[in-house]
RNA sequence: AGAGUUUGAUCAUGGCUCAGAUUGAACGCUGGCGGCAUGCUUAACACAUGCAAGUCGAACGGCAGCAGCAUCAAGCUUGCUUGAUGGCUGGCGAGUGGCGGACGGGUGAGUAACGCGUAGGGAUCUGCCCUAAAGCAGGGGACAACUCGGGGAAACUCGAGCUAAUACCGUAUAAUCUCUGAGGAGGAAAGCGGCCACUUCGGUGGUGGCACUUUAGGAAGAGCCUGCGUUAGAUUAGCUAGUUGGUGGGGUAAAGGCCUACCAAGGCGACGAUCUAUAGCUGGACUGAGAGGUCGACCAGCCACACUGGGACUGAGACACGGCCCAGACUCCUACGGGAGGCAGCAGUGGGGAAUAUUGGACAAUGGGGGCAACCCUGAUCCAGCAAUGCCGCGUGUGUGAAGAAGGCCUGCGGGUUGUAAAGCACUUUCAGUGGUGAAGAAAGGUGAAUGUUUAAGAGAUGUUGACUGUGACAUUAGCCACAAAAGCAGCACCGGCAAACUCUGUGCCAGCAGCCGCGGUAAUACAGAGGGUGCGAGCGUUAAUCGGAGUUACUGGGCGUAAAGGGCGCGUAGGUGGUUUGGUAUGUCAGUGGUGAAAGACCUGGGCUUAACCGAGGAAUUGCCAUUGAAACUGCCAGGCUAGAGUACAGUAGAGGGAAGCGGAAUUUCCGGUGUAGCGGUGAAUGCGCAGAUAUCGGAGGACACCAGUGGCGAAGCGCUUUCUGGACUGAUACUGACACUGAGGCGCGAAAGCGUGGGUAGCGAACAGGAUUAGAUACCCUGGUAGUCCACGCUGUAAACGAUGAAAACUAGCUGUUGGAACCGACAGGUUUUAGUAGCGCAGCUAACGCGAUAAGUUUUCCGCCUGGGGAGUACGGCCGCAAGGUUAAAACUCAAAGGAAUUGACGGGGGCCCGCACAAGCGGUGGAGCAUGUGGUUUAAUUCGAUGCAACGCGAAGCACCUUACCUACCCUUGACAUCCUGGGAAUUUUGUAGAGAUACGAAAGUGCCGCGAGGAGCCCAGAGACAGGUGCUGCAUGGCUGUCGUCAGCUCGUGUCGUGAGAUGUUGGGUUAAGUCCCGCAACGAGCGCAACCCUUAUUGCUAGUUACCAGCACGUAAAGGUGGGGACUUUAGCGAGACUGCCGGUGAAGAACCGGAGGAAGGCGGGGACGACGUCAAGUCAUCAUGGCCUUUAUGGGUAGGGCGACACACGUGCUACAAUGGGACGUACAGAAGGAAGCGAAGCUGUGAAGUGGGGCAAACCCGCGAAAGCGUCUCGUAGUCCGGAUUGGAGUCUGCAACUCGACUCCAUGAAGUUGGAAUCGCUAGUAAUCGCAGAUCAGCAUGCUGCGGUGAAUACGUUCUCGGGCCUUGUACACACCGCCCGUCACACCAUGGGAGUUGGCUGCACCAGAAGUGGGUUGUCUAACCUUCGGGAAGACGCUUACCACGGUGUGGUUAAUGACUGGGGUGAAGUCGUAACAAGGUAUCCGUA
Repeated sequence: AGAGUUUGAUCAUGGCUCAGAUUGAACGCUGGCGGCAUGCUUAACACAUGCAAGUCGAACGGCAGCAGCAUCAAGCUUGCUUGAUGGCUGGCGAGUGGCGGACGGGUGAGUAACGCGUAGGGAUCUGCCCUAAAGCAGGGGACAACUCGGGGAAACUCGAGCUAAUACCGUAUAAUCUCUGAGGAGGAAAGCGGCCACUUCGGUGGUGGCACUUUAGGAAGAGCCUGCGUUAGAUUAGCUAGUUGGUGGGGUAAAGGCCUACCAAGGCGACGAUCUAUAGCUGGACUGAGAGGUCGACCAGCCACACUGGGACUGAGACACGGCCCAGACUCCUACGGGAGGCAGCAGUGGGGAAUAUUGGACAAUGGGGGCAACCCUGAUCCAGCAAUGCCGCGUGUGUGAAGAAGGCCUGCGGGUUGUAAAGCACUUUCAGUGGUGAAGAAAGGUGAAUGUUUAAGAGAUGUUGACUGUGACAUUAGCCACAAAAGCAGCACCGGCAAACUCUGUGCCAGCAGCCGCGGUAAUACAGAGGGUGCGAGCGUUAAUCGGAGUUACUGGGCGUAAAGGGCGCGUAGGUGGUUUGGUAUGUCAGUGGUGAAAGACCUGGGCUUAACCGAGGAAUUGCCAUUGAAACUGCCAGGCUAGAGUACAGUAGAGGGAAGCGGAAUUUCCGGUGUAGCGGUGAAUGCGCAGAUAUCGGAGGACACCAGUGGCGAAGCGCUUUCUGGACUGAUACUGACACUGAGGCGCGAAAGCGUGGGUAGCGAACAGGAUUAGAUACCCUGGUAGUCCACGCUGUAAACGAUGAAAACUAGCUGUUGGAACCGACAGGUUUUAGUAGCGCAGCUAACGCGAUAAGUUUUCCGCCUGGGGAGUACGGCCGCAAGGUUAAAACUCAAAGGAAUUGACGGGGGCCCGCACAAGCGGUGGAGCAUGUGGUUUAAUUCGAUGCAACGCGAAGCACCUUACCUACCCUUGACAUCCUGGGAAUUUUGUAGAGAUACGAAAGUGCCGCGAGGAGCCCAGAGACAGGUGCUGCAUGGCUGUCGUCAGCUCGUGUCGUGAGAUGUUGGGUUAAGUCCCGCAACGAGCGCAACCCUUAUUGCUAGUUACCAGCACGUAAAGGUGGGGACUUUAGCGAGACUGCCGGUGAAGAACCGGAGGAAGGCGGGGACGACGUCAAGUCAUCAUGGCCUUUAUGGGUAGGGCGACACACGUGCUACAAUGGGACGUACAGAAGGAAGCGAAGCUGUGAAGUGGGGCAAACCCGCGAAAGCGUCUCGUAGUCCGGAUUGGAGUCUGCAACUCGACUCCAUGAAGUUGGAAUCGCUAGUAAUCGCAGAUCAGCAUGCUGCGGUGAAUACGUUCUCGGGCCUUGUACACACCGCCCGUCACACCAUGGGAGUUGGCUGCACCAGAAGUGGGUUGUCUAACCUUCGGGAAGACGCUUACCACGGUGUGGUUAAUGACUGGGGUGAAGUCGUAACAAGGUAUCCGUA
């Protein structure tokens, strides 16, 4: 410090997710030791049991219990036991009294508050402690305990009697105390023990100690008040009657409405009152670079609470955790009458929960309470126990060791890896274990002694010094020593990317994984296991949570044209901000100083535990607050000026600015009238109107003010003209005011259309509605009508894509151009210059994600306001406000997704555009689709009908040829190392002939035959048998593959290097203007070049030259025949086959600016690529083929392999493709007759001749072929016939008879002859081929092949028609445009309905919580009243009084109750929408002009 994830890719926006640190954690797996910490976060739920606050006999009466002593009595074992008496001593239960139970300990329910934090203030109190002053005199009356009696189950209680005090009450005295009217008045105490002396033994005196009283001060603590700070919500906007203030009174320790009476009417609140929700606050903790954010466990400070609510008492202090009273709930005891209790103390229990420990030891230390002290108490505390809960440290060994062991895993079979790892050898012993040894934590205290002060004192008290004694829970302590042996000690997570780490096997969208993206559908580095690896390590992962990353709430540090986001517009209140200058002030600001900012923590330094964690010391810091002293630039404030901002006056200018009245013309329509006749209207048609007279045309009314362009003005709205009233804007020059300004939360006003109310009006248009069409449907688009409405007046509504998607104001920052309204100047009167207010188009800098903006900013700055924070849910629900309603405004959450969205790029696509091409259409010719047959396919059938190919680009395709074979299929019968390959062993030559059985494979026999090489071991080949490695598979996967092929497409395209442009994807080049068959070429150009394609090079064909002539040819010469290159010969011709030539827009003219090129012409065999072929760019289709072949993986192995026979691949209601033959006269038949090319031939082609009607047979000359053969080409031409008919057309089908091939023609061959003579008379919708030697038509040959083409591949013969043209169909290319597509339109995608699940709104209501108001009620308690009852201290005149208690009563008040509201939560028949869910239904709304452009508001 970043990374993953939206896209085909890119940039930016934006969310989600990850890597880090942390925790009082929990869970899973695992677990050796120690140190230091930490440990109910949930039920402030309920609690059994034990302990947690007592102590003082030196305050008191005492003596129940214990010990001792004394006395007496009894028993006897004569020194023991028992009993009684004595408080005599040590002590002490209960009681009176004192002090302490207000500390310590726990918890965080409540509390949004002076509760806390911080800084201050002054009207207060304070036990114990310290200092100082003074005092401590003299009396009195009770009540517990105790005794007696009573009640009660108990808890406890009543009555009578006795008694002490440091208990209680007077008196005295008293101040620098309190009150005061300043005269005065009031007002305290307590003793106890030690020592000495005296004593009548009661006590007295002295002394010092501890207590006690009063006062003043201190220390420390507490109470009160104030400034500032302290969570969220406005879907909480108004709250408040003791409320705010005053006066009198009361009350308190103390100020105060704290309380009360009266008076006044205040007080708080947008700087957020009140209400609601949540929450103890802080030092600090975690995180972060910081600023911040989150938290408030442990430790420390403060607060609050103690079963819930209320209350007071006592006291220095409480409204009191282990006190009291009352009420309530709960639990327990009970004799049913009544009582007891409060773990949020320490342990512990139940419960809740994912989850949190021992019913431990000790007061040894530290501290606290009491005490003179010793001591006692202390679950505070110190320790121990449990827990890897955390942090820190240590260990599980170290060195050496290659045969790179074995085993595991992988493998390309060679090896690699685990791996120096192990073993082996050498060494060490931390830790744990065993046995020893052994600190510190201890200071005190006590007993002597010495000494200072006090004192009479060797008491006592208080200091100092030293001696002795002596206190340890932890503790089997820490540490140290010895012993033995590598001995006792490693796991967890991960390994697709982020993110370090890879293979095999299993599984097969299953099981599963997953933090995000996403893996898994037969080759998974993503699941599971294994091997290996990576990371951390006594831990490792997961989950939860916080901060970070997140600049994703932006103070530091973000945004708002299009991504979320500018209010619809203005006026203006509060607020915020504010021109220039002078003086003052000192609010902000700045500087110095002082106080405070607790300790701990964090930081720095050095120190102590072996180190560290941890701990103790010092320092710095504590950014804050307060006080004080200064400064005066800026800000604020006060005072005074100024004129540049703003405004006023004056003079002009432009305008659809607003209101009112009047006027106007074109068109439409209605009605009336005239002319006039059959249609009008609409469109693709029809409804509709019209002979009852329409449309058309002419004259008269009403309503509403059309369209286009530009422009001024307005805030948004708006257009005929005139008049009138009126608002602002702009310009100019001067004068005046003197900051009067800008913005603007709330507020107020205005605000298109639609809509609403009332009343008018209604020509045209026109929701709804009706009809006609369209359509599968058509509640639409189109047409004919048509009501609200549109118009006017008044009122409401308050929204729009109310848009420049751009808030207002001000300043600054290059230019150029157009235009509107002014002003000034120049001028030749055309115009120009300057300036100002607008309004437009370009454009520099700059900005921007880009698009773009660019003085009218989206640039650079300032001020103020509004708004945004992922998509959906949703601008929805609920609540509030507004509205007559419709609805508007304000405005969530649950749930759900990993995206949604912007700009630009490349493609693809469009029922977008432009240009261009192609037998693409058109123009033609001939077909297919109808018939019969052939052939292929689907389907069906079958034991099998083997398999593959399936739009173009499968279907006369693989198959260039299925009777057996082929053959892969079926049935039956057989074989199992196998039909085939390699290796081993044994035997045999190999091989040939033959018999029997069988359908055959096969089985059993017979006969012949003994080979080749050899250094004589043996070897090579072949056959048979045997065992195992293995063979075999046309079994699966073409979606694991190679190779080959098809297709777009012989379309003209596809790319690269360097440069340039762009943030980038990318662009440029390759676009543009021409041209071409062509990205062919030319020109231009930020491009310049290059590659694969095109073309050419290759083959063939068309002309010709040279060379060469046999088997070809024959002009001339000669021979010769019936004829014939038959012969001599020739090399001219034809031809053959080699090498050349030729054609290149080369030449001419025109067009083209020029060029490229095109058009025309000449010449030429051929002319603009001459014709044809081979040749197929980057790529697309997971195209086809595992059955040509090869091949990974999987499957099979007496079978899915191999052999044999027979069958099937040939089936047949049917459908489709491709063909053949036809339907006839341009024809059929008969006879005669002419002319090819190319290819083939030895298990071959086969001649002549002969036989047969014929297929054929026979025959065999010749020929390995320019020689011989198939081989007569056919259409054509000539003559004859048929005469438009199911025919002399057509030939299917069937019967009979044959020929050939072949082991074999039944299923299932071809051909021949005779006979038979079906459909069919030119073919619906639709559809195919072809542009010239082509279509059409005619035959010939070849491959395959024993035989078997209507197929296929070639060959020649005859030989056309048409192309205006590119609108349309199909396909393609280039440019451009739109896009929500990128699996790319066979795309994407919307809504209803149906089903499942989820959360949520409404809902008659129901049930709880909290709470307001009104009223009832009123425990305990306190205050007031009191005529009732009672009463020890004091006073008394002895009657009583004062005072108190009880009782009664009253005020306040907790619980409770009634009524009525508010709010919140749960639930509710039914119901509303919403969300989610691989393959449901209906349509097709949107994205392209999405097929009616889309969208916004409204009905």

Description:
This is a predicted structure of a 1499-nucleotide RNA (small-subunit ribosomal RNA) from an uncultured bacterium. The RNAcentral record of the sequence draws on ENA and SILVA. It matches the Rfam family "Bacterial small subunit ribosomal RNA". Model confidence (mean pLDDT): 83 of 100.